[in-house]
Context: one part of a larger RNA
RNA sequence: GAACGAACGCUGGCGGCGUGGAUUAGACAUGCAAGUCGUGCGACAGACCAGGAAUUGAUUACUUCGGUUUGAUUUUCCUGACGAUGAGCGGCGAACGGGUGCGUAACACGUGAGAAACCUGCCCUUAAGUUCGGGAUAGCCCUACGAAAGUAGGAUUAAUACCGAAUGUGGCCUGAGGAUAGCAUUUUCCUUUGGUUAAAGCUCGGUUAUAGAGCGCUUUUGGAUGGUCUCGCGGUCUAUCAGCUUGUUGGUGAGGUAACGGCUCACCAAGGCUCUGACGGAUAGCUGGUCUGAGAGGAUGAUCAGUCACACUGGAACUGAGACACGGUCCAGACACCUACGGGUGGCAGCAGUCGAGAAUCAUUCACAAUGGGCGCAAGCCUGAUGGUGCGACGCCGCGUGGGGGAUGAAGGGCUUCGGUUCGUAAACCCCUGUCAUCUGUGAGUAAGGCUCCCAAUAAAAGCUUGGGAGAUUGAUAUUAGCAGAAGAGGAAGGGACGGCUAACUCAGUGCCAGCAGCCGCGGUAAUACUGAGGUCCCAAGCGUUGUUC
Numbered sequence: 001g002a003a004c005g006a007a008c009g010c011u012g013g014c015g016g017c018g019u020g021g022a023u024u025a026g027a028c029a030u031g032c033a034a035g036u037c038g039u040g041c042g043a044c045a046g047a048c049c050a051g052g053a054a055u056u057g058a059u060u061a062c063u064u065c066g067g068u069u070u071g072a073u074u075u076u077c078c079u080g081a082c083g084a085u086g087a088g089c090g091g092c093g094a095a096c097g098g099g100u101g102c103g104u105a106a107c108a109c110g111u112g113a114g115a116a117a118c119c120u121g122c123c124c125u126u127a128a129g130u131u132c133g134g135g136a137u138a139g140c141c142c143u144a145c146g147a148a149a150g151u152a153g154g155a156u157u158a159a160u161a162c163c164g165a166a167u168g169u170g171g172c173c174u175g176a177g178g179a180u181a182g183c184a185u186u187u188u189c190c191u192u193u194g195g196u197u198a199a200a201g202c203u204c205g206g207u208u209a210u211a212g213a214g215c216g217c218u219u220u221u222g223g224a225u226g227g228u229c230u231c232g233c234g235g236u237c238u239a240u241c242a243g244c245u246u247g248u249u250g251g252u253g254a255g256g257u258a259a260c261g262g263c264u265c266a267c268c269a270a271g272g273c274u275c276u277g278a279c280g281g282a283u284a285g286c287u288g289g290u291c292u293g294a295g296a297g298g299a300u301g302a303u304c305a306g307u308c309a310c311a312c313u314g315g316a317a318c319u320g321a322g323a324c325a326c327g328g329u330c331c332a333g334a335c336a337c338c339u340a341c342g343g344g345u346g347g348c349a350g351c352a353g354u355c356g357a358g359a360a361u362c363a364u365u366c367a368c369a370a371u372g373g374g375c376g377c378a379a380g381c382c383u384g385a386u387g388g389u390g391c392g393a394c395g396c397c398g399c400g401u402g403g404g405g406g407a408u409g410a411a412g413g414g415c416u417u418c419g420g421u422u423c424g425u426a427a428a429c430c431c432c433u434g435u436c437a438u439c440u441g442u443g444a445g446u447a448a449g450g451c452u453c454c455c456a457a458u459a460a461a462a463g464c465u466u467g468g469g470a471g472a473u474u475g476a477u478a479u480u481a482g483c484a485g486a487a488g489a490g491g492a493a494g495g496g497a498c499g500g501c502u503a504a505c506u507c508a509g510u511g512c513c514a515g516c517a518g519c520c521g522c523g524g525u526a527a528u529a530c531u532g533a534g535g536u537c538c539c540a541a542g543c544g545u546u547g548u549u550c
Stems, first nucleotide, its partner, number of pairs: 001550004006546005013399006019392002026355003030352003035092003040089002043085001049080006061068002099310003109234007118227002123223002127219004131165004141154005170197004175192005181186001201215004236282003243273003248270008285307004289300004312333005335346004363389001365388003371385001372383004402432004412423004436491001438486005451471007494539005499520003505534005515522002
């Protein structure tokens, strides 16, 4: 000198863009952060419409006053249609997105290769199919236990839930023959024997066809995307750590895995690593990058992006295409809460927020309008992702706090050799301007879509799809940006320094005291070095100090 996720002191007008728990991976009140589908399924509280049955019976007409008739209205039940739904079964999602950096010196990361040793839901693509049956179960109802959390039993019901059978284009396994490629264990292709293996429906208009369309379901081909595994090389300190290792190193066989492999096991052999630093200890997520520097280097790994690890602590598996799963399950532990003392419940390193510790780090805000994600045919619903606003001079950048004229060089302050000199055109005063802030009006763009209707194409008069047209609409930010107008110099300057380094000097006070200080050093009665004042210098909405890096 430059830099910072900074802090502290003094001061503080506006805007844009960024950025903000670095310490206790300490503990957490409260709210929200993952749902969705009724075009998979049964069902029901409630609301509404239509029809039917039963019931109540105002009123009308007749009357022999007993009654008959008419039927507004009340209640209940059944059926159908429309719309909607708490809970439940079922499907998909919940493995993404979001957080943190504890652990990890490791194929964790980076980079370059390899898998002839592998998997991949949704998506695209190829070929084929979607046949016939069965038994349950949740919910609802009943009963029982419990303070609660919840649990047990009985009866009954559905499905795109579950199970059996058929078919087998194909796939998989197996035997035989032939060709092909490769460094190789072997690969690929063709022909053929035997075995094994699948499914689920829903909706639409139309109308009765052996039809069509949409969304699905099953098997299969290739792809895409995402992942898994192996290897070369690279990047910390320590020898006051020199020897380490028994599933250890290799083989055979088996098990296991999506897959190779001591991954696991039985047997056999005795190997394997190491001064080019094994093993141990300490520290640490890694990278693109960031800071500095002319560079080489050095330091660093906030925000953003990629990747890994973790989710109160330790362990384990289940489901699933995918987890050994932050807002899932089980076990153990610590902690906290509820309790009728028998027993239960919980996990903010999600977004806000609280306490604690700390020099120190924000709102218990608005919206799904946009982008993206999940579900759904869709409309749409959900989304603390995200988009916005708020707070903090925490940083960078921009703008302003006025401009011109104005000498009696006013008053006042400081200094003075008492003559004067300086603050100083500075002020007053005169003439202007109108940025920002304030007020008023106007006002884009972020909006693409989706909905309704019409037209055309297609066995087709429909629906879906595609193309075109018309109409009414969708904005959190937001009293937006921008533009126009109004008023008035009105609302807006401080901090540090002045002995040398280092730009900038005098007076007063103090008297080795009080104090200053980055280094040299000042202060003991004339201190340009302490304290105050005037003046000057530097930077400026900041200026200094401290810390850290180069």